The part of an RNA shown here (small-subunit ribosomal RNA, 5' domain) has 479 nucleotides and comes from an uncultured prokaryote.
Its Rfam family is "Bacterial small subunit ribosomal RNA".
[in-house]
Context: one part of a larger RNA
RNA sequence: AACGCUGGCGGCAUGGCUAAAACAUGCAAGUCGAACGCGAAAGUUUCUUCGGAGACGAGUAGAGUGGCGAACGGGCGAGUAAGGCGGUUCUAACGUACCCUUAGGCGAGGGAUAGCUCGAGGAAACCCGUGGUAAUACCGCAUAAUCCGGUAACGGCAAAGGUCGGCCGCCUUGGGAGCGGGAAAUGUCCUAUCAGGUAGUUGGUGGGGUAAAAGCCUACCAAGCCUUAGACGGGUAGCGGGUGUGAGAGCAUGACCCGCCGCAUCGGGACUGAGACACUGCCCGGACUCCUACGGGAGGCUGCAGCGACGAAUAUUCCGCAAUGCGCGAAAGCGUGACGGAGCAAUGCCGCGUGAAGGAUGAAGCCUCUCGGGGUGUAAACUUCUGUCAGGUCUUAGAAAGUACUGAUCAGGACCAAAGGAAGGCCGGCUAAGUUCGUGCCAGCAGCCGCGGUAAUACGAACGGCCCGAGCGUUAAUC
Numbered sequence: 001a002a003c004g005c006u007g008g009c010g011g012c013a014u015g016g017c018u019a020a021a022a023c024a025u026g027c028a029a030g031u032c033g034a035a036c037g038c039g040a041a042a043g044u045u046u047c048u049u050c051g052g053a054g055a056c057g058a059g060u061a062g063a064g065u066g067g068c069g070a071a072c073g074g075g076c077g078a079g080u081a082a083g084g085c086g087g088u089u090c091u092a093a094c095g096u097a098c099c100c101u102u103a104g105g106c107g108a109g110g111g112a113u114a115g116c117u118c119g120a121g122g123a124a125a126c127c128c129g130u131g132g133u134a135a136u137a138c139c140g141c142a143u144a145a146u147c148c149g150g151u152a153a154c155g156g157c158a159a160a161g162g163u164c165g166g167c168c169g170c171c172u173u174g175g176g177a178g179c180g181g182g183a184a185a186u187g188u189c190c191u192a193u194c195a196g197g198u199a200g201u202u203g204g205u206g207g208g209g210u211a212a213a214a215g216c217c218u219a220c221c222a223a224g225c226c227u228u229a230g231a232c233g234g235g236u237a238g239c240g241g242g243u244g245u246g247a248g249a250g251c252a253u254g255a256c257c258c259g260c261c262g263c264a265u266c267g268g269g270a271c272u273g274a275g276a277c278a279c280u281g282c283c284c285g286g287a288c289u290c291c292u293a294c295g296g297g298a299g300g301c302u303g304c305a306g307c308g309a310c311g312a313a314u315a316u317u318c319c320g321c322a323a324u325g326c327g328c329g330a331a332a333g334c335g336u337g338a339c340g341g342a343g344c345a346a347u348g349c350c351g352c353g354u355g356a357a358g359g360a361u362g363a364a365g366c367c368u369c370u371c372g373g374g375g376u377g378u379a380a381a382c383u384u385c386u387g388u389c390a391g392g393u394c395u396u397a398g399a400a401a402g403u404a405c406u407g408a409u410c411a412g413g414a415c416c417a418a419a420g421g422a423a424g425g426c427c428g429g430c431u432a433a434g435u436u437c438g439u440g441c442c443a444g445c446a447g448c449c450g451c452g453g454u455a456a457u458a459c460g461a462a463c464g465g466c467c468c469g470a471g472c473g474u475u476a477a478u479c
Stems, first nucleotide, its partner, number of pairs: 001475005008352006014345002016310001023306001025305003030068003035065002038062001043056005075263003084188003088184004094180003099176003103172003107141001109139002116131001118129002121126001147156003161168002189235003196226003201223008238260004242253004265286005288299004316342001318341003324338001325336004355385004365376004389420001391416006398410002424467004428449003434463005444451002
C1' cells in the first nucleotide's frame, strides 16, 4: 500500500504504482499608451427642418504594428546500458538576451506596410484586390576604434528614440556574475543456450559545416579499429543526492523534495530567436476524434481540476494573488492551476481526549460452583469536582515586510454551557492470556507443528482474560 472490522479531535506530511491508452468543459503566458498610427458603443445632455447634428462618455473600450517574455515555471519516465548519469579533470576549441561594470558614440535621409477605407470570394476556417498612414518596424548614406580581416600596408562594420527639473532607452567595445555548449579517463544490472563485430568502419589530406574541437559531412588515399579485463547481440532499466533494513559489511530500492537527462498523439523537418529543432509555435506524413453547404476545415490534459476506461487501489470541474517567486512595465499595476491555502481519504507519523477524587466483606444482571460460595468488581449507582478537544458569543500591536494601506486562509485571547465519544485481534505450543455449553473426522480452524471420530483450554457461542489502542487484524513487498 490494498482489503476486512471499527472510528472522537488536532498538527505535519502523503495520495493513478495499472492504460506514455482515449478525453467533454473551464482555466494554466502574458505585458508595455513613457515605441507607433488608429479609434468605437451603450448611456446622459443640447439643438433640430424630426432625416439628424454637437458635447460628455473618451483619446476610454478595442483590435493592429512594434518591443520583451513565451526556451522559465509546471507534468511525466515512454525511450535510453550510453550523445545518459555520478564524482574528477580539461576547453589557448566555445556561446551568452536581461543584470553589474570600463571606454567611446547616437549625424543626415528614404521607401514601404498592418490597422483603416472601398470593392470582391467562401458554409466556415479564412482570403484577394484598390486607396492611403505611423514608429524604438525596415533600408541606403555618413562617421570608425583598443572592434573584424590582414604580418603589415590597407580594407571593412553601428545606432532610436521616448518622457520632460529627473530619467528610461539605442549602438560599438573590454571585463564580470550567473547560465549553458563540448571533450577525456574512470564507475554504472542480467545473459556465452550471444564469440567474433565493424566500410564512414579506423586514421590521413583537401573541401564543407558549427558559437566551437571532431568522420560532424563530403571527395580521395591508406587498412585500420573494437574484442574472453566479454566486443557484437538479446533482456531489463531513467541516473544521482537519497530511502528501507542491518552492529556493520552488505542487500533492496529511486514515491514525496533537490540536481541532471529524456519526452510532449506517432514519425520527420526546419523557421524565428541570445537561447528551441520548441508540451498549450509552424510545416509535412500516419493513426484517431470533431465540424461541413462535400468544395474544404479544426484538434492534441505525460499542466490544474474533472470525465470515462483499466484496476485490489489513489482526491475538489474549490479560494486567493494577501505572502514567496517569475514575466512585462519608469511606475501605479496586470498576469501567474508556479505558489500560498482550503476540501476529501486514519494513507502514514506525532500529540490529545473519551474524565478526576471518594464510593460495599461488595447492589442488580450475567457466568460458574463441591450449592457453602466464587468471578465480573470500586467496576456501576451515588456524592463532590474539573473543563483538554468538539459547540456558541466577543475580540486581536500575529502570519504584514514597507510611513500608510493590503489576509484567500490560518492563528492567538476572554467569556458561556455541558461528562457527550472504544472498537479490533487473540487466549493448544511457538506466544502474553481459560472455564462452561454446543458440535461429534461433521460443521469448521490453521503461519508452522497440527486440532475435530461424545467430557475439544485448538471448531462455534457465552463469561472471563491477554495484547494493542483510534486503531486492530489479513494479504502483498523488501531488509